[in-house]
Predicted 3D model of a 556-nucleotide part of an RNA (large-subunit ribosomal RNA, domain I) from a Myxococcales bacterium. Model confidence (mean pLDDT): 83 of 100.
Context: one part of a larger RNA
RNA sequence: GGCACACGGUGGAUGCCUUGGCGAUGAGAGGCGAAGAAGGACGUGGACAGCUGCGAUAAGCUGGGGGGAGCCGCUCACAGGCUAUGAUCCUCAGAUCUCCGAAUGGGGCAACCCACCUAUCAGCGAUGGUAGGUAUCCUGAUGCUGAAUUCAUAGGCGUCAGGGAGCGAACCCGGGGAAGUGAAACAUCUCAGUACCCGGAGGAAAAGAAGACAAGACAGUGACUCCCCUAGUAGCGGCGAGCGAACGGGGACAAGGCCAAACCGGAAGUAGUGAUACUCCCGGGGUUGUAGGGCCUGCGAUAUCGCAUUCGAAGUCGCGAGCGAAACAGACUUGGAACGGUCGGCCAUAGAGGGUGACAGCCCCUUUCGCGAAGUGACGACGAGCGUAGCAGGUACCUGAGUACCGCAGGACACGUGUAAUCCGGCGGGAAUCUGGCGGGACCAUCCGCCAAGCCUAAGUACUCCUCAUCGACCGAUAGUGAACAAGUACCGUGAGGGAAAGGUGAAAAGCACCCCGGAAGGGGAGUGAAAUAGAACCUGAAACCGUGUUUGCCU
Numbered sequence: 001g002g003c004a005c006a007c008g009g010u011g012g013a014u015g016c017c018u019u020g021g022c023g024a025u026g027a028g029a030g031g032c033g034a035a036g037a038a039g040g041a042c043g044u045g046g047a048c049a050g051c052u053g054c055g056a057u058a059a060g061c062u063g064g065g066g067g068g069a070g071c072c073g074c075u076c077a078c079a080g081g082c083u084a085u086g087a088u089c090c091u092c093a094g095a096u097c098u099c100c101g102a103a104u105g106g107g108g109c110a111a112c113c114c115a116c117c118u119a120u121c122a123g124c125g126a127u128g129g130u131a132g133g134u135a136u137c138c139u140g141a142u143g144c145u146g147a148a149u150u151c152a153u154a155g156g157c158g159u160c161a162g163g164g165a166g167c168g169a170a171c172c173c174g175g176g177g178a179a180g181u182g183a184a185a186c187a188u189c190u191c192a193g194u195a196c197c198c199g200g201a202g203g204a205a206a207a208g209a210a211g212a213c214a215a216g217a218c219a220g221u222g223a224c225u226c227c228c229c230u231a232g233u234a235g236c237g238g239c240g241a242g243c244g245a246a247c248g249g250g251g252a253c254a255a256g257g258c259c260a261a262a263c264c265g266g267a268a269g270u271a272g273u274g275a276u277a278c279u280c281c282c283g284g285g286g287u288u289g290u291a292g293g294g295c296c297u298g299c300g301a302u303a304u305c306g307c308a309u310u311c312g313a314a315g316u317c318g319c320g321a322g323c324g325a326a327a328c329a330g331a332c333u334u335g336g337a338a339c340g341g342u343c344g345g346c347c348a349u350a351g352a353g354g355g356u357g358a359c360a361g362c363c364c365c366u367u368u369c370g371c372g373a374a375g376u377g378a379c380g381a382c383g384a385g386c387g388u389a390g391c392a393g394g395u396a397c398c399u400g401a402g403u404a405c406c407g408c409a410g411g412a413c414a415c416g417u418g419u420a421a422u423c424c425g426g427c428g429g430g431a432a433u434c435u436g437g438c439g440g441g442a443c444c445a446u447c448c449g450c451c452a453a454g455c456c457u458a459a460g461u462a463c464u465c466c467u468c469a470u471c472g473a474c475c476g477a478u479a480g481u482g483a484a485c486a487a488g489u490a491c492c493g494u495g496a497g498g499g500a501a502a503g504g505u506g507a508a509a510a511g512c513a514c515c516c517c518g519g520a521a522g523g524g525g526a527g528u529g530a531a532a533u534a535g536a537a538c539c540u541g542a543a544a545c546c547g548u549g550u551u552u553g554c555c556u
Base pairs, nucleotide, nucleotide: 001555002554003553004552005549006548007547008546009545015539016504017503020475021474022472023471024470025469026468027467028466029464030463031167032166039100040099041098042055043054044053046078050074051073061094062093063092064091065090066089070082071081072080105114106113107112115134116133117132118131119130120129121128122127136164137163138162139161140160141159142158143157144156145155171202172200173199174198175197176196182189186238212221213220225252226251227250228249229248235243236242256456257455258454259400263284264283265282266281268279269278270277271276289434291399292398293397294395295394296393297392298391299390305387306386307385310384311383315379316378317377318376319375322371323370324369328344330343331342332341333340345362346361347351353365354364355363405429406428407427408426410424411423412422415441436451437450438449439448440447491498492497511538514525515524516523517522
């Protein structure tokens, strides 16, 4: 010196644990905001750096209810207090609520600066303080004013009232809208109407009551939405890559309504000497395809049924603090400790779960079951309210116009211009009026189906920032959220943005009084403890790595 062995150091793997995550199910909630939100800044404690709470009334104030012995958050020490005149705590309602932020008196480099009006306070005054108000847009009302243009109107300026704005995870509708990629290159095509941007709404949204489908013939279906089939079919496609239906069938759910117009009545305005005409508004009427309605004539009825809108009693069911809630102080034994072992007993509508010095139905919290206030939500009968019916004949008044449709160039339809119907809208042209119009995949006829150019409509469907309950052949600290810890923190970046590491003494601090070495750190005794090689760099404590071992062994 090497190897081995023993004992250590270092290190933090492994095991065990879980306060945190992940996923799901069922309910709830599905919004907050000019009555100032979301989110912040700054403050606020006896002492306070951070978190939490709160707002100059500042870890809080008032009241109703609950609760019943301790309390002054995380936070374990000190000081000082509160509390049976019921505190702390929980729940509900209220008060306060600086400054910024839509931010809204004006400005501004957010959390700052500077004003004006009214009222009021202090001061002789300059000035300062307090309370309220002062942004903009839209709508309505109202006052003043007022063009072309005489009257008037448009417009302008105020005042008052109401509304909007901003934020929010996904879901939804609309307006815009890529590329990487695939096609083994690439341009049509694909990715994809995806990502992304913008606008808007709701608890869902959207869609929706046939100008629909269907059909060889005869037939048949009967709003929309969602799911399973139909079917990777029919088709589309540099017929490449790929894209990809519908009819029909089976289910979920089920619901249909209102206007415009004709006609009647009324108010106002304009023109006119007036009759009247026109415009606009309000009320009635009316709402469909076997056409319907209006008007006129004749006949007939005075009821029935319904409600998605409003009001809504009793009651029921929830939410929302809580209340009661059975049964071992059993003996022996091991142990530091019994919740273990042995023996004996008990409860059970409760043997889910958690805690307690080891594994507890009977120690504690809970659990099962029963009960429950203020406040609040849903359902909710009768009723109110609202809606709802003709028959025959005549008449030809009405039934959504720059619309339908056509052309050009596009877009959407599974459908890439194709034989391209259907739907949408840009430019140009431009109907008919029930003896009318549209569709049935060019187009025409026949036949069949259906009434566009107005509107509304629950349920079945989608989603989860959030609340409650429950669950898991989910994770267990390099896992599971990035985050179990001061985590979107520290730190990095001018910025957009990026973004960690870091859990565990013990049953209980009983956290080592006192002595010794040392400047301290650290250590040796003593003491605590079951254990101190559990001493805070603290459970277990692997490996790499580093030591010690002449009173270890072997080799050189």
The organism belongs to Myxococcales, within Bacteria.